A computed fold for a 476-nucleotide part of an RNA from an uncultured bacterium, annotated as small-subunit ribosomal RNA, 3' major domain.
It matches the Rfam family "Bacterial small subunit ribosomal RNA". Rfam links the family to the GO terms structural constituent of ribosome and ribosome.
[in-house]
Context: one part of a larger RNA
RNA sequence: UGACGGGGGCCCGCACAAGCGGAGGAACAUGUGGUUUAAUUCGAUGAUACGCGAGGAACCUUACCCGGGCUCAAACGACACAGGAAUACUUUUGAAAGGAGGUAGCUCUUCGGAGCCUGUGUCGAGGUGCUGCAUGGUUGUCGUCAGCUCGUGCCGUGAGGUGUCGGCUUAAGUGCCAUAACGAGCGCAACCCCCAUCGCCAGUUACCAGCAAGUCAAGUUGGGGACUCUGGCGAGGCUGCCGGCGCAAGCUGUGAGGAAGGCGGGGAUGACGUCAAAUCAGCACGGCCCUUACGUCCGGGGCGACACACGUGUUACAAUGGCAGGUACAGAGAGAAGCAAUGCGGCGACGCAAAGCGGAACUUGAAAGCCUGUCUCAGUUCGGAUUGGAGUCUGCAACUCGACUCCAUGAAGCUGGAUUCGCUAGUAAUCGCGCAUCAGCCAUGGCGCGGUGAAUACGUUCCCGGGCCUUGCACA
Numbered sequence: 001u002g003a004c005g006g007g008g009g010c011c012c013g014c015a016c017a018a019g020c021g022g023a024g025g026a027a028c029a030u031g032u033g034g035u036u037u038a039a040u041u042c043g044a045u046g047a048u049a050c051g052c053g054a055g056g057a058a059c060c061u062u063a064c065c066c067g068g069g070c071u072c073a074a075a076c077g078a079c080a081c082a083g084g085a086a087u088a089c090u091u092u093u094g095a096a097a098g099g100a101g102g103u104a105g106c107u108c109u110u111c112g113g114a115g116c117c118u119g120u121g122u123c124g125a126g127g128u129g130c131u132g133c134a135u136g137g138u139u140g141u142c143g144u145c146a147g148c149u150c151g152u153g154c155c156g157u158g159a160g161g162u163g164u165c166g167g168c169u170u171a172a173g174u175g176c177c178a179u180a181a182c183g184a185g186c187g188c189a190a191c192c193c194c195c196a197u198c199g200c201c202a203g204u205u206a207c208c209a210g211c212a213a214g215u216c217a218a219g220u221u222g223g224g225g226a227c228u229c230u231g232g233c234g235a236g237g238c239u240g241c242c243g244g245c246g247c248a249a250g251c252u253g254u255g256a257g258g259a260a261g262g263c264g265g266g267g268a269u270g271a272c273g274u275c276a277a278a279u280c281a282g283c284a285c286g287g288c289c290c291u292u293a294c295g296u297c298c299g300g301g302g303c304g305a306c307a308c309a310c311g312u313g314u315u316a317c318a319a320u321g322g323c324a325g326g327u328a329c330a331g332a333g334a335g336a337a338g339c340a341a342u343g344c345g346g347c348g349a350c351g352c353a354a355a356g357c358g359g360a361a362c363u364u365g366a367a368a369g370c371c372u373g374u375c376u377c378a379g380u381u382c383g384g385a386u387u388g389g390a391g392u393c394u395g396c397a398a399c400u401c402g403a404c405u406c407c408a409u410g411a412a413g414c415u416g417g418a419u420u421c422g423c424u425a426g427u428a429a430u431c432g433c434g435c436a437u438c439a440g441c442c443a444u445g446g447c448g449c450g451g452u453g454a455a456u457a458c459g460u461u462c463c464c465g466g467g468c469c470u471u472g473c474a475c476a
Base pairs, nucleotide, nucleotide: 001476002475004472005471007470008469009468010467011466012465013464015460016459019423020422021421022420023419026315027314028313029312030311031310032309033308034306035305042053043052064301065300066299067298068297069296070295076124077123078122079121080120081119082118083117084116087104088103089102090101091100092099093098106115107114108113126290127289129288130287131286135284136283137279138278139277140275142273147186148185149184150183151182152181153162154161155160166177167176168175192267193266194265195264197235198234199233200232201231202230203229207224208223211222212221213220238261241255242253243252244251245250304442317416321375322374323373324372325371326370327369333364334363335362338357339356342353343352344351345350382413387408388407389406390405391404392403393402429452430451431450432449433448434447435446
């Protein structure tokens, strides 16, 4: 100087407390461990691994296993030699890859050759093989915590200290005062984006007040530039004003004004560093290793196994509910090998025909809600696993191993031990909708969107994590 203390002081955080909803018990989905296996490819492992890499494992992917092939090689560059246009069609063998054949088939030319292809040879290839403890780059975490440093000066023999301490204040090393320190940098804040209000400009595919036309109903038509909205530029909020407290910074008020009030809400943004943290399998790269194989092609299998254990979720155990009928209201997105109105067929998944739309124009039923009826506390009209049968769709192909539909079946489960997680407001809870990936889909995952919409916070004694000062120290 740090680190540490079941030392002290001050302070903060959904850290506790106060509340609401879950997990831990059940079934299933998914990931992991273990076991099994020819293989169950590899990585990630307290917090910071475990719906993680994977934003799509039937083949492919694919790296694993078995079997069958190739060795200038699946692709690319260079050189030499030999031969042939390229290419198209086709026979045979084979599970395919591959092997063995057949037929047709030339452009330029300075007549040397060139283009393109095949073969032979050679040099480069190729490797998801090893090392993340050789590395770059990127990422997680402490932590959006308020810290981490420098120049000069001063103090100290020196390591080093001071500044950065103290008082007040702040979300903040934010500021004010004080001060052997005076300044500065990286962080904080602000500058950036979205949302909330208003103004100006601009109106088509959006809108429709007034004026016409028109309809069963319709912005449907003429038209309009008011409104909504769209999207560009501005305004606006700064403790600016008032009262109280304070030297000041600032704090506070049922204050005024205002759409918004004291950081208005959300996002992006992550200092010096820590964990030899993660990644050689995104990519790049040093070293080592393989080269008729640790490279590469193909068929099939596996990554989907199953006594068991754990994590993350979905659905429930019901009456604030289930079922049936009627009826209303979004936002954000996506769409051409696509989205598909509408009509017809089918109980349905879906099929057939087909308008419109590269889209503010066309397509893409919101659900919870509300109204009416029914069920009456039961393993039930709760719950839907599992299984049988019949189908639809995608795709070369759904046996291993797809999703969906219909009929039947109708398991466990009556609110879950110790323990444990999230959340402070348009939040939790609850309800549906969309997108990426994608032929299809194991999505209950991920990322977004809107609808309905709470309770509680006395407080900081205690648990956890962190910041500053101080003290002890057998640690470095």